[in-house]
Context: one part of a larger RNA
């Protein structure tokens, strides 16, 4: 000198764009943050229409519309948060899988025949303070289960050919075994269903290289290293198990300890390098602590389940409920970090044929000079060099064209008028922001400047007070009676809605 997610002191006009718990991965009141589909299903309720009975305002039947607790489907594995753990194939980079899976989506091929048994909701009965649960009975489905059919699916046997990268891979002949399906509706066009092949996307696994400090950490290791066999997995593998062998790693730093999420990037620097890993993007890990599996295409699942621990709450003491490192917000910690706001209008996501519903993702607004950028606080003229202040050798000098005065201008702020883009499409309708931005008009210089420094480094000096005191100070050093170094005043210098100080990095 530059930089900052900064803080502190003094000061503070406006706008645009960004940024905002770095500390306690501390504890959390309250509200919201993941639902959706009635075009899968039975049923209930409400409204309206029609019909029947008829006690004339009730009951029953039927149709339409709306709505919903339950069964069912898809989604709750995305999106959002945090960085505790992790020195690791975690990340980065480059390869590999002849060792793998992949819902929704795209393309192609084929198919969808015929049956069955349940169950929730509901009704009845019961237990409980509650959370909730038990028994009996009834019923539907795109829920569940057989049968049929079926292959280039899977498995066994088999014929022929080709290829490679060790195991092997691909194509092909014949035979056998096993396995599918679901319907709905605006009713003839959609949306679905099943099997197979391929793609796309996503994921899993393996390997080369790179990835902080300590040797005042030198030996570490028994599922340890390898083999055979069996199990398990989508898949390779001591992943797990039985048996066998005795290996494996290590001064090219094993093991142990400390610290730490990694990267694209960001800061600095001429570069090499050094430092950092906020915001934004990619990957990883975690969701009160520890463990476990279920469901599923995908989870060992933040707003799912179970168990254990700590904590908080309810309780009729028998037993239950909870998890903000989602968005706001509260307490606490701290030098320190915001609103319990508006909207789904846009972009994107989930469900749905759609209309649409949901979406604290997101888009906006609010707060904060926290940062960057821009603008303003007036411009021109004006000498009797006014008054006042300060200094003075008492002559004057300086503040100083500065002010006043004169002539103008109207950014911002104020008042009035108009008023968007963002909105897609053939048209109509659809804007939270917002009557915002922007444009026009009006009036008034009227409402808007501070902070630090002035001994040298380092731009900028005098007076008074103080008297090694009070104090200053980044270094050198000032202060003990003429202090340009302390304090105040005038003046000057620097930067400016900021200016200084502190901290950290280069």
């Nucleotide at each position: 000198g530059g930089a900052c997610g900064a803080a502190c002191g003094c000061u503070g006009g406006c706008g645009g764009c960004g940024u905002g718990c770095u500390u306690a991965a501390c504890a959390c009141a309250u509200g919201c943050a993941a639902g959706u589909c009635g075009a899968a299903c039975g049923a209930g309720c409400a409204u309206u229409g029609g019909g029947a009975g008829c006690u004339u305002g009730c009951u029953c039947c039927u149709a339409a519309u709306g709505u919903u607790a339950g069964u069912g489907g898809c989604g709750g594995a995305c999106g959002g948060g945090u960085g505790a753990g992790u020195a690791a194939c975690g990340c980065g980079u480059g390869a590999g899988c002849a060792a793998u899976c992949u819902g929704c989506c795209u393309u192609c091929a084929a198919c969808a025949g015929g049956g069955g048994a349940a169950u929730a909701c509901c009704u009845c009965a019961g237990a409980g303070a509650a959370a909730u649960c038990u028994g009996a009975g009834c019923u539907a489905a795109u829920a569940c289960c057989g049968c049929a059919u079926a292959a280039u699916a899977u498995c066994c046997u088999u014929u022929a050919g080709g290829g490679g990268c060790a195991u092997c891979c691909c194509u092909u002949u014949a035979g056998g075994a096993u396995c599918a399906a679901a319907g709905a509706u605006u009713u003839u066009a959609u949306c679905g269903g099943u099997u197979g092949a391929a793609g796309a996307u996503g994921a899993g696994c393996u390997c080369g290289c790179g990835u902080c400090c300590c040797a005042u950490u030198a030996g570490a290791u028994a599922g340890u290293u390898g083999g055979u066999g069996a199990g398990g997995u989508a898949a390779c593998g001591g992943c797990c198990c039985a048996c066998c062998a005795a290996g494996u790693c290590g001064a090219c730093g094993a093991u142990g300890g400390g610290u730490a999420g990694c990267c694209g990037a960001c800061c600095u620097g001429a570069g090499a390098g050094g430092g950092u890993g906020a915001u934004c993007g990619g990957c990883c890990a975690c969701a009160u602590u520890g463990g476990a599996a279920c469901u599923g295409a995908g989870a060992a699942a933040c707003g799912g389940u179970c168990c254990a621990g700590a904590c908080u709450c309810c309780u009729a003491c028998g037993g239950g409920a909870g998890g903000c490192a989602g968005c706001a917000g509260u307490g606490g910690g701290g030098a320190a970090u915001a609103u319990u706001g508006g909207g789904c209008a846009a972009u994107g996501g989930a469900g749905g044929c759609a209309a649409c519903u949901c979406u604290g993702a997101c888009c906006c607004a609010g707060c904060a000079a926290c940062g960057c950028c821009g603008c303003g606080u007036g411009a021109a003229u004006g000498a009797u060099g006014a008054a006042g202040g300060u200094c003075u050798u008492c002559g004057g000098a300086u503040u100083g064209u500065a002010a006043a005065g004169u002539u103008c201008u109207g950014u911002g702020a104020u008042g009035g008028g108009g008023g968007a883009c963002g909105a897609a499409g053939a048209a109509a309708g659809u804007g939270a922001c917002g009557g915002u931005a922007c444009c026009c008009c009006a009036a008034u210089a009227g409402c808007a400047a501070g902070c630090c420094a002035c001994g040298g480094c380092u731009a900028a000096c005098u007076a008074c007070g103080u008297g090694c005191c009070a104090g200053c100070a980044g270094c050198c050093g000032c202060g003990g009676u003429a202090a340009u170094a302390c304090g105040u005043a005038g003046g000057u210098g620097g930067c400016a809605a900021g200016c200084g100080u502190u901290g950290u990095c280069c």
Molecule: small-subunit ribosomal RNA, 5' domain
Organism: Bubalus bubalis bubalis